This is a predicted structure of a 343-nucleotide RNA (Bacterial RNase P class A) from a bovine gut metagenome. Of the family's consensus pairs, 95% are formed in the model. RNAcentral holds the sequence, with entries from MGnify. Model confidence (mean pLDDT): 75 of 100. RNAcentral records the identical sequence in 2 taxa. It matches the Rfam family "Bacterial RNase P class A". Rfam describes the family as follows. Ribonuclease P (RNase P) is a ubiquitous endoribonuclease, found in archaea, bacteria and eukarya as well as chloroplasts and mitochondria.
RNA sequence: GUCUGCCGGAUGAUCGCGGCUGCAAGUGUCGAAAGACCGCAGGUGAGGAAAGUCCGAGCUUCUCAGGGCAGAGUGCCGGGUAACACCCGGUGGAGGUGACUCCAAGGCCAGUGCAGCAGAAAUAAACCGCCGGCUUUGACCGGUAAGGGUGGAAAGGCGAGGUAAGAGCUCACCGCCUCCCCGGUAACGGGGAGGGCACAUGUAAACCCCACUCGGAAGCAAGACCGCAUAUAAAACGAUACGCUGACCCGGCGUGUUUUAGGGUAGGUCGCUCGAACCUGCCGGCGACGGCAGGUCUGGAUAGAUGAUCAUCUUCAACAUAACUCGGCUUACAGGCAGGCUU
Numbered sequence: 001g002u003c004u005g006c007c008g009g010a011u012g013a014u015c016g017c018g019g020c021u022g023c024a025a026g027u028g029u030c031g032a033a034a035g036a037c038c039g040c041a042g043g044u045g046a047g048g049a050a051a052g053u054c055c056g057a058g059c060u061u062c063u064c065a066g067g068g069c070a071g072a073g074u075g076c077c078g079g080g081u082a083a084c085a086c087c088c089g090g091u092g093g094a095g096g097u098g099a100c101u102c103c104a105a106g107g108c109c110a111g112u113g114c115a116g117c118a119g120a121a122a123u124a125a126a127c128c129g130c131c132g133g134c135u136u137u138g139a140c141c142g143g144u145a146a147g148g149g150u151g152g153a154a155a156g157g158c159g160a161g162g163u164a165a166g167a168g169c170u171c172a173c174c175g176c177c178u179c180c181c182c183g184g185u186a187a188c189g190g191g192g193a194g195g196g197c198a199c200a201u202g203u204a205a206a207c208c209c210c211a212c213u214c215g216g217a218a219g220c221a222a223g224a225c226c227g228c229a230u231a232u233a234a235a236a237c238g239a240u241a242c243g244c245u246g247a248c249c250c251g252g253c254g255u256g257u258u259u260u261a262g263g264g265u266a267g268g269u270c271g272c273u274c275g276a277a278c279c280u281g282c283c284g285g286c287g288a289c290g291g292c293a294g295g296u297c298u299g300g301a302u303a304g305a306u307g308a309u310c311a312u313c314u315u316c317a318a319c320a321u322a323a324c325u326c327g328g329c330u331u332a333c334a335g336g337c338a339g340g341c342u343u
Base pairs, nucleotide, nucleotide: 001341002340003339004338005337006336007335009313010312011311012310013309014308015307017045018044020042021041022040023039026038028037029036030035047319051330052329054328055327056326057325058324059219060218061217062216063215071214072213073212074211075210076090077089078088079087080086091105092103093102094101095100106209107208111207112206113203114202115201127148128147129144130143131142132141133140134138156174157173159171160170161169175197176195177194178193179192180191181190182189183188223270224269225268226267232261233260234259235258236257237256241255242254243253244252245251277296278295279294280293281292282291283290284289
């Protein structure tokens, strides 16, 4: 230099905070009880990215007859995985002396579109040059893409023959295309034959074509349950009081009281953390990974906990703080450790 794996301050003391368990280790407070609160004790409490929310899943609610079109995604090959745009092993291409790194890597010989400037001309060619012609020696006519110039790109490259000069016009080699043979699961690699190549620049994260895959939407503030209140409805009571009806009384209606229903506010419970989990060993595999055995339990808050001080360690430290959970990717990161390989 390059690749891979790992650590991400440690130990102790005191104080403090969130969960959990227990309390005959509390004759604690409230309560009829269940239980709640406080207290005490024990044990436990962020990351390699908890981040970005970019992919893929689980889970939840809503929607959806079936099929097609449309749409979205993927795009060398084989494998891994619950799945993926991820990972592993290969192939091809590009870079590097090398270890190694990078690639969205099907098709612009199906069609369409687009391509600034420069340049004579951008898919169509004669500006200069070269060659030939002459009843006009020219600002002429014709031939020519070998040379110059412009450009990312100018009718495959290079050499020879050929020619008036030239040109795949012809030939060798290389490239391209088609076909065949051999090796490989395949991508592809090796070899042979043929075609003069008008298929003649680039662009498909341009339309599009080809192959394959896919119900959609919203996301834990998803959502499920319990449920003080308030509106509403029904039933019962109407003793007392008030209002209306009524000249007055009884009666009726309303205000009212109680109960029930209903929906669901405040609030509470669940979702919530045991999971495609982690550790160790063995086995299979180049590997990603898989299998078996044993062991471990490892935050779950809801205004939101993981902090502060001191001591020691030669150094006082980076990026950053869970909010439903996993698998990846990407990005940030002081400092340090180990191993493979290269110059």